Record summary: c-di-AMP riboswitch aptamer (ydaO/yuaA leader) from an uncultured Acidobacteriota bacterium, 147 nucleotides, folded computationally. Its Rfam family is "c-di-AMP riboswitch aptamer (ydaO/yuaA leader)". Rfam describes the family as follows. This family represents a conserved RNA structure found upstream of the ydaO and yuaA genes in Bacillus subtilis and related genes in other bacteria. The literature on the family includes a 2004 paper in Proc Natl Acad Sci U S A by Barrick et al., "New RNA motifs suggest an expanded scope for riboswitches in bacterial genetic control".
[in-house]
RNA sequence: UACGACCAUCGGCCUAAGCCAUCGCCGCGCGAUGGCGCGGGGGACCCAACGCGGCACAUCUGCCGCUGGGGCGAAUCCGGACGACGUCCGGACGAGGAUGUCCCACCUCGAGCCCGUCAGCUAACCCCGUCGGCCUUGGGAGGUCCG
Numbered sequence: 001u002a003c004g005a006c007c008a009u010c011g012g013c014c015u016a017a018g019c020c021a022u023c024g025c026c027g028c029g030c031g032a033u034g035g036c037g038c039g040g041g042g043g044a045c046c047c048a049a050c051g052c053g054g055c056a057c058a059u060c061u062g063c064c065g066c067u068g069g070g071g072c073g074a075a076u077c078c079g080g081a082c083g084a085c086g087u088c089c090g091g092a093c094g095a096g097g098a099u100g101u102c103c104c105a106c107c108u109c110g111a112g113c114c115c116g117u118c119a120g121c122u123a124a125c126c127c128c129g130u131c132g133g134c135c136u137u138g139g140g141a142g143g144u145c146c147g
Stems, first nucleotide, its partner, number of pairs: 011135004018036008037130006047120001051066006068118001069115004076092007093110005101141005
């Protein structure tokens, strides 16, 4: 001098995931409880809905076969190839990128988890979460605030 790792502080980003108070502890952080804020689910009237295919039947209808459904989240759908656990390619669509918004381009992502045969909407009412992971581009238009 350069690089890497670790610790602390500060500024920010994704996400609902932040703040305050009390108590405790191995002490400045962690845990528990409560409140506020933010977020999610269940849950009436009304409304909506009450599967698909085949056969038979004058009608009413009957018989047989097939298929569970739902929630959080942007994280879905379609086509094709390899190969049959899955991977890759393309298209449509969705999400994020330190400005409160819009436009264009570019980059990145499109996972994971849960309920357990059960839940449409839904006032009252009831229940639950408040984790975790990161340092992420420019140009233009408007707006707001400050000097």